[in-house]
C1' cells in the first nucleotide's frame, strides 16, 4: 500500500404493505412499516431490458403483437464516477 467482505464494530440504506400529497398512468415524494442491500450513494443523454401513455400497422368483439414517441424504473442486468469501516 494493494488485495482480501467477517457470525467484528462504528455508521447507512429501506421491499411488500400503509397513510397524506403530487401525477391521466407508470411512478415520486413525506410518516409508518422491514424483505432485503456491501455500494439497495450517483449516472436512464453509456447499452440492453422492464413499466407506461399516444399514434401507426396487422388484426379485430375484445384482446393480443410489432413498430414511433412520451414519461418512467439505479431494489432488473452490463458499463461510467464518487465513497463508510475492516479481521484471518
Nucleotide at each position: 500500500a494493494a488485495a482480501a467482505g467477517a457470525a467484528a464494530a462504528a455508521g447507512g440504506c429501506a421491499a411488500a404493505c400503509u397513510u397524506g400529497c403530487c401525477g391521466a398512468a407508470a411512478g415520486g415524494u413525506a410518516g409508518g412499516g422491514a424483505c432485503g442491500c456491501a455500494a439497495a450513494g450517483c449516472u436512464a443523454u453509456a447499452g440492453g431490458g422492464c413499466c407506461u401513455u399516444u399514434c401507426u400497422a396487422u388484426a379485430g368483439a375484445g384482446a393480443a403483437u410489432a413498430g414511433a414517441a412520451u414519461g418512467g424504473c439505479a431494489g432488473c442486468c452490463u458499463g461510467g464516477c464518487c465513497g463508510c469501516c475492516g479481521a484471518a